Notes:
Predicted 3D model of a 1528-nucleotide RNA (small-subunit ribosomal RNA) from a Marinilabiliales bacterium. NCBI's taxonomy places the organism under Bacteria, Pseudomonadati, Bacteroidota, Bacteroidia, Marinilabiliales.

[in-house]
């Protein structure tokens, strides 16, 4: 260069990420089916199920030129009757023919896919091992001569179907002889040639075998033997489903002889002989299927398929069998036997649609009982010509491809209507309709051509020549489809548009309805009052005469990976070695040429696919030509490499030698310390055990101590990421036998290697037999304790067990969760062996054990020369989760129980690393009146005041751990007021706004009533600058009202974590990513406060500042505050004149920063009773509440969306109720007293209030409080302290405490104090002596304890609440525990986040399934008995001159019959486990140290999950204070 045109993803596992991994959808197909729906035409297709079962018609006949004849039908002829037409009759004369002898065809054509896993199909071969009718060609012949028989006639039996018997007769039926150069047996000679057996050519001798006629005279046929095509047979090598939970299988089976049989080879069949054949490269069995060329898909490789057309095979009701024939073991032939139909006269008979229409039947589901032989092709036949349900047509069916139209162009008042919407409008349906114009493919009507398809045959003519039924050329006959196709012409938008979707995947949004209900759904999911998802409307998206669902098959899916995966941890490396077959294998030569490659040649059918051209108006379709068919066979010819022979080599392996290591392994032997027990002794009350405790032992003398004896086991310290062994495992010393590595030398062999399916051996612990043995530990068991229980964790015992010996088991988290061997591939560094004579320097080299790393790999964690890097051989497993290592079978074993090892169902995830948070009965640092140290409460008591409950007509309604209960309520007698009970009212109350009008209103009085409300009388606004306002009220128009639901629709608001110190960005870095880094660390701080270190640098919101307020001073201003100085005055008084000093008052300003000093620190900052200051390290106090967090409160404050009521859930009115009253529970008050009640005197605030108010003074009253009266719209006047001080009492008692509760009598507020108001007085005088377990607040001007004020408000249930000042303490080593919270770390199976997840019995529904006494089928083999037809074999009686045959037996065989076994399938009371189901019961085993770490094999036990014991695993946290529960 050239060929070569082909390769696309999505969703869904999670809070989120990256992988693993399934599941699911986007395309293409179909012989389809099903819903809607439908104008037309071409071209194809059309029972996939029941190879069920069929009425009825037609589907194979056809030759008289082969025969005898002649029924019937025409013709002639002859006879009888008659005028004649016309009728009877006679004649095979002649056309022709029914039946019938012959002959050829029914073995083609057509259906079908049961059955067959096979040389059946494909492909390439042989055939020296055969056959071919009818063609073609060539060579020879056809001569005599016989006997029958159908038919026709007669007669008989029978209901028929059919048959018997008698006589006639022909021939191309049929038989006998003749001829033989042909042809076949047999014997035998030569030449040739192959491929083993043989072929083939030519001779010779014996033996056997043929013929048909017929004619128009031109054939046509006949007989032998040759070639030829054409079609078969047979036999080989390749290739051709699934299951190994089929692993053996075969008696004619394998071969040989020899005979038989075929067209022909063979065990094809028989006799003898012989012991052989198949088979892990998968035989046998069993399911399951016709095969192929195709067809679909797919980038290909594959994977799926065998409709239609085209080859091959097998069937033809089922089975069996043979006849006839060139061919058959015969779909429309025949014989038997079976099942079903059907006729019947009961005696005996007919049938076979898987041909072509058609019927029932089945079924989601497939067509007309149509025409014609015109054309193609078949059968006969010289030929006309018959015959053909093959075939050509038509007809039914959107079933499938293709093509066409259902108009086009203008038309904006963007019309009417429809749907929406933020609704006077506005968008969309939309140029869409209407209207104006044009066109006629469809369509209707009419008509013309009557195109092409047609060349045959046939008959006659012409021409040519070899003179014929010869060739060629004209004419003339002859169309089912069909008057179709096509064409003109005319007419008129005229006759024609559904179907599915609209969350994402995926193109296309809104509104009503519904309300987890109805439904949808492919897959994730939508449906529980604002649903783009459901149902229906408007809109729009797709494709369109179809559009959609359903089934299936391939893609997608690299999801079984040849192209093209994997296996530490997602599923997966065999528990470990030897080793058989296989697979792979070092250098080097030579030789060969199977693999390998290239060339040549056959073949690979046609059609399909694919190019090009070409017909039908296009295309679908169809026709020509090419390519291509990637394959199989032969052949030549290379020879790198692989193999194969052959011959070398030494690096791979292996042997020798010489060191040398080690807990390598068997078997003896010996030792010491512990324990335990016995005996003795000492010696007394204990002991032992736990968290604490009991059980147990113990005055009968224990534990303890001391001597001595004995028993069994195990081997401390040495000892260690040490060593050795295949693995499992191996540890005092020691002998004895054995095995390995390694390391040095270099001698030998000379590829002797590597890995291994099956097999073989080894194989901890537990267990299983047998016989010892028994010390300690110890399953089970008891006991005691813990607990709700406690078949556990702890204690006390204690069998089996642990141990020895032989045999069984074959498994573990048998783990490095890594198979084994070769090679290669950057470094540091530690140890162990062994060499480099020595060596405690110090380096190097082989072999192990470790660590740490860099490319590189990896999803990530991580590996990293002991690879999980880069490569090679080989072996093993893996292919989503359960269900399940389950259940049948099989193999093992004595059982345990091991190995191999499913399926139905069922789920859409199950899983891995990693993040990131939240959590922990994990860890580590910090804080907080969070403990602790104090103070004063609460829980006990009365009473208040909420709340809960009950009660009620009602006791309205919310708030319900912290973060609800003196809370919405900062004020329930009426109103409030929302409840209740009764009585009203219905466009209705009140407001507001616009116009209009009006002065009726308004106000007094009365009548009914419980009142609203109804009725009566009276009375007739108000200010004006006269412009007008204002106020009532009528009417009209707009807006009705709702404390009904929803706070889980919502806005605003508000609590809480928490005034906690934290929550983010940006831009840059690390990571695939989710994320991280900053914000970690190391100091310090009240702070993520600050500082130092840092791949980070900076920022924001938060902290701090900045705002108020107090504490200090200073300056401004002095008025209603103040008064030192001066006057003045008073009983006194800032009272007055006056004054700004001071105290206030209220603006501005200073003042505090760890500034400075002492130490400590690098630095930030820390310590100090330092100084200095009115305050010292945030000076107090308040306001300030980050991101979020409880779906947290509040639809009843207000606003609002929805949705509900509407003579009522709205509204008016009056009584009642919100105040109840066996209980509980919170929040407060006043006490229980002497730090105290009382009495009596004497002082000292602040910060507030005030005109329907706040009252000074004065009277009156014992008071509350009343009658006057005055100042104050306020630093002007008014409301006011109590504790405290100082006296007296009162003496510790239920009191001169305490003050509840009744009673009595007032007073005030108010329309009105009964329910249910507060105060005053006298009187009464309850509980109550300090409060249990538990439980609140508070760290300084706090706590404590005094009282003032204020809002709310006629008055008050105010002891609350929110201020205010007055007096004014104690304590705090300390952080270990309690609560809370922060920051870093660690585990997690949590993410609705520990109030979380989850396990297993048990109880209920429902599916599927495994045993299971049995019970019911179904196919197949066997043994035996029987045994039709039928071929063959034998045959003496009968037939026949004979050849034969009848008729007899024999062999085999379909079919039945029986017996036993074995395999399948269905079904079985009863049982076993599994799986699914919002809310069922018991417990909590696992996830975190999960509250006893968990898990693997084993063993006992238990209601469950489990628990214990022995042995291993890390896939376990943490390096320390009792145990159990704890739902959502």
């Nucleotide at each position: 260069a050239c060929a070569a045109u082909g390769a696309a993803g999505a969703g869904u596992u999670u809070g989120a990420u990256c992988c693993u991994g399934g599941c699911u959808c986007a395309g293409g197909a179909u012989g389809a089916a099903c819903g809607c729906u439908a104008g037309c035409g071409g071209g194809a297709g059309g029972c996939u199920u029941a190879a069920c079962a069929c009425a009825u018609g037609c589907a194979a006949g056809u030759c008289g030129a082969g025969g005898g004849g002649c029924a019937g039908c025409a013709c002639g002829a002859g006879g009888u009757a008659g005028c004649a037409a016309u009728a009877c009759u006679u004649u095979g004369g002649u056309g022709g023919c029914g039946a019938c002898c012959g002959g050829c065809a029914g073995a083609c054509g057509g259906g079908u896919g049961a059955g067959u896993a096979a040389c059946g199909c494909g492909u390439a071969u042989g055939u020296a091992a055969c056959c071919u009718a009818c063609c073609c060609u060539g060579u020879a012949c056809a001569g005599g001569g016989g006997g029958a028989u159908a038919a026709c006639c007669c007669g008989g039996a029978g209901a028929a179907a059919u048959u018997c018997g008698g006589a006639c007769u022909a021939a191309u039926a049929u038989c006998c002889c003749a001829u033989a150069g042909a042809a076949a047996u047999a014997u035998u000679g030569a030449g040739a040639g192959g491929c083993a057996u043989c072929u083939u050519u030519u001779g010779a001798u014996a033996u056997u075998u043929a013929a048909a006629g017929u004619u128009c005279c031109g054939g046509c046929g006949g007989u032998a033997c040759g070639g030829g095509a054409u079609g078969g047979g047979c036999a080989u090598g390749c290739g051709u489903a699934a299951c190994a939970u089929u692993a053996g299988c075969u008696a004619g089976u394998u071969g040989g002889u020899a005979a038989g049989g075929u067209a022909a080879c063979g065990g094809c069949u028989u006799a003898c002989c012989a012991a052989g054949g198949c088979u892990u490269u998968g035989a046998u069995g069993u399911u399951u299927a016709g095969g192929g060329g195709u067809c679909c898909u797919g980038a290909g490789a594959g994977g799926g398929u065998g409709a239609u057309c085209c080859c091959c095979c097998a069937c033809a009701c089922u089975g069996g069998u043979a006849c006839u024939g060139a061919g058959a073991c015969a779909c429309g032939g025949a014989c038997c036997a079976g099942a079903c139909u059907c006729c019947u006269a009961c005696g005996g008979g007919a049938g076979g649609c898987a041909g072509c229409a058609g019927u029932g039947a089945g079924g989601a589901a497939u067509a007309u009982u149509g025409g014609u032989c015109a054309a193609u092709g078949g059968g006969c036949g010289c030929a006309a010509g018959c015959c053909u349900g093959a075939a050509c047509c038509a007809g039914c069916c959107a079933u499938c491809c293709c093509g066409c139209g259902u108009g086009c162009a203008g038309g904006a008042a963007g019309a009417c209507g429809g749907c929406c919407c933020u609704a006077u409008g506005g968008g969309u349906u939309g140029u869409a309709a209407a209207c104006u114009g044009c066109u006629u493919u469809u369509c209707c009507a009419g008509g013309a051509g009557g195109a092409g398809a047609a060349a045959c045959u046939c008959u006659g003519c012409g021409u040519a020549c070899g003179u014929g039924u010869u060739a060629c050329g004209g004419a003339a006959u002859u169309g089912a489809c069909g008057g179709u196709a096509c064409c003109c012409u005319g007419g008129g938008a005229a006759u024609a548009a559904g179907c599915a979707u609209c969350g994402g995947c995926u193109a296309a949004c809104u509104c009503c309805g519904u309300g987890c209900c109805a439904g949808c759904a492919g897959c994730c999911g939508c449906g529980g009052u604002a649903a783009u998802a459901c149902g229906g409307a408007g809109g729009a998206u797709g494709c369109g005469a179809g559009c959609g669902u359903u089934a299936u098959c391939c893609g997608g899916a690299u999801u079984c990976a040849u192209u093209g995966g994997g296996u530490u941890u997602a599923a997966a490396g065999g528990g470990u070695g030897c080793g058989u077959a296989g697979g792979c294998g070092g250098a080097c030569u030579a030789u060969u040429a199977a693999g390998u490659c290239a060339g040549u040649g056959g073949u690979g059918a046609a059609a399909u696919c694919c190019u090009g051209c070409a017909g039908c108006u296009u295309a679908a379709c169809u026709g020509c030509a090419g390519a291509a068919c990637u394959g199989c066979c032969a052949u030549u010819g290379a020879u790198a490499c692989u193999g194969a022979u052959a011959g070398u080599c030494u690096u791979g392996a292996g042997u020798u030698u010489g060191g040398u290591u080690a807990a390598g392994g068997u078997a003896g032997g010996c030792g010491g310390a512990a324990u335990g027990u016995g005996u003795a002794a000492u010696g007394u009350a204990g002991c032992g055990g736990u968290g604490a405790a009991a059980u147990g032992c113990u005055u009968a003398g224990a534990u303890a101590u001391u001597a001595c004896a004995c028993a069994g086991a195990a081997c401390a310290c040495c000892a260690a990421u040490u060593g050795c062994g295949u693995a499992g495992g191996c540890a005092g010393c020691u002998u004895a036998c054995u095995g390995a590595g390694c390391c040095g030398a270099c001698a030998c062999u000379g590829a002797c290697g590597c890995u291994g399916a099956g097999g073989c051996a080894c194989g901890a612990a537990a267990g299983c037999g047998u016989g010892g043995g028994g010390a300690u530990c110890g399953a089970a068991c008891a006991g005691g304790a813990u607990u709700a229980g406690a078949u556990a964790c702890c204690c006390u015992g204690g069998u089996a067990g642990u141990c020895c010996a032989c045999g069984c088991c074959g498994u573990a988290a048998a783990c490095g969760a890594u198979g084994a061997u070769u090679a290669c591939u950057c470094g540091c560094u530690g140890u162990u062996g062994g060499c480099g004579a020595u060596a405690c320097a110090c380096u190097g080299u082989c072999a192990g054990c470790g660590g740490c790393u860099a490319a590189g790999c990896a999803a990530a964690a991580g590996c990293a020369a002991u690879a999980a890097g880069u490569a090679a051989u080989c072996c093993a497993c893996c292919u989503g989760g359960g269900g399940a290592g389950u259940a049948c079978g099989g193999c093992c074993g004595c059982a345990a129980g091991g190995u191999u090892g499913a399926a139905a169902c069922u789920c859409a995830a199950a899983g891995g690393a990693a993040u990131u948070g939240a959590c922990g009965g994990g860890g580590g640092c910090c804080c907080g009146c969070a403990c602790a140290a104090g103070c004063g409460g609460a829980g006990g008591a009365a009473c208040a005041u909420g709340u809960g409950g009950u009660u009620u007509a009602a006791u309205u309604c919310g708030a319900u751990g912290a973060u609800a209960c003196g809370c919405g309520a900062g004020g329930a007698a009426c109103c409030u007021u929302a409840c209740c009970u009764g009585g009203g009212c219905u466009u209705a109350a009140a407001u507001g706004u616009a116009g209009a009008g009006u002065g009726c209103a308004u106000u007094u009085u009365u009548u009914a009533g419980a009142g609203a409300u109804a009725g009566a009388a009276a009375u007739u606004c108000c200010c004006u600058u006269c412009g007008g306002g204002g106020c009532u009220u009528u009417c009209u128009g707009c807006a009705a009202g709702g404390u009904g639901c929803u706070g889980c629709a919502u806005g605003g608001u508000u609590g809480u974590c928490g005034u906690c110190a934290g929550c983010u960005c940006g831009u840059g870095c690390c990571g695939u990513g989710a994320g991280g880094u900053g914000u970690c660390g190391g100091g310090u701080u009240a702070a993520g406060u600050c500082c130092c270190a840092u791949a980070a640098c900076g920022a924001g919101c938060g902290c701090a500042a900045c705002c108020c307020u107090u504490a200090u001073c200073g300056u401004u201003a002095g008025u209603u505050g103040c008064c030192a100085u001066c006057u003045g005055g008073u009983a006194a008084a800032g009272c007055a004149g006056g004054g700004g000093a001071c105290u206030c008052u209220a603006g501005c300003g200073a003042a505090a920063c760890u500034g400075c000093c002492a130490c400590c620190g690098u630095a930030a900052g820390g310590u100090g009773a330092g100084a200095g200051g009115a305050a010292g390290g945030u000076g107090g106090g308040g306001a300030u509440g980050a991101c979020g967090u409880c779906a947290a409160a509040u639809c009843a404050g207000c606003a609002c969306g929805g949705c509900c009521c509407u003579u009522a859930u709205g509204u008016c009115c009056a009584g009642g109720g919100c105040u109840a009253c066996a209980c509980a529970c919170g929040u407060g008050u006043u006490a229980c007293a002497a730090u105290g009640g009382u009495c009596g005197g004497u002082a000292c605030a602040g910060a507030g209030g005030g005109c329907a108010g706040c009252u000074a003074c004065c009277u009156g009253g014992u008071g509350a409080c009343a009658g006057g009266a005055u100042g104050c719209u306020a630093a002007u006047c008014u409301c006011g302290a109590a504790a405290a001080c100082c006296g007296g009492u009162c003496u510790c008692a239920g009191u001169u405490c305490g003050g509840a509760u009744c009673g009595a009598a007032g007073u005030c507020u108010g329309c009105a104090a009964c329910u249910c108001g507060a105060c005053u007085u006298c009187g009464u005088g309850a509980a109550g002596c300090u409060g249990g377990a538990u439980u609140c607040g508070c760290u300084a001007g706090u706590a404590a304890u005094c009282g003032c004020g204020c809002a709310u408000c006629a008055g008050c249930c105010a002891u609350g609440g929110c201020g205010c000042g007055g007096u004014g303490a104690a304590u705090a080593c300390g952080u270990u525990c309690c609560c809370g919270g922060g920051c870093c770390u660690u585990g997690u199976a949590c993410a609705c986040a520990c109030c979380g997840c989850c396990c297993g019995u048990c109880a209920a529904g429902c599916c599927a399934u495994g045993g299971a006494a049995g019970c019911u089928g179904g196919g197949g083999g066997u043994g035996c008995c029987u045994g039709a037809a039928g071929u063959c074999c034998g045959u003496a009686a009968c037939c026949g001159u004979a050849a034969g045959g009848a008729g007899c037996g024999g062999c085999c065989u379909a079919g039945g019959g029986u017996a036993a076994a074995a395999c399948u399938a269905g079904u079985g009371a009863c049982u076993g486990g599994g799986g699914c189901u919002a809310a069922g019961u018991c417990g909590u085993a696992a996830c975190a140290a999960g509250g006893u770490a968990g898990c693997c094999g084993u063993a006992c036990c238990g209601g469950a999950a489990g628990g214990u014991g022995c042995g291993g695993c890390u896939g376990g946290a943490a390096c320390a204070c009792c145990u159990c529960c704890u739902u959502u």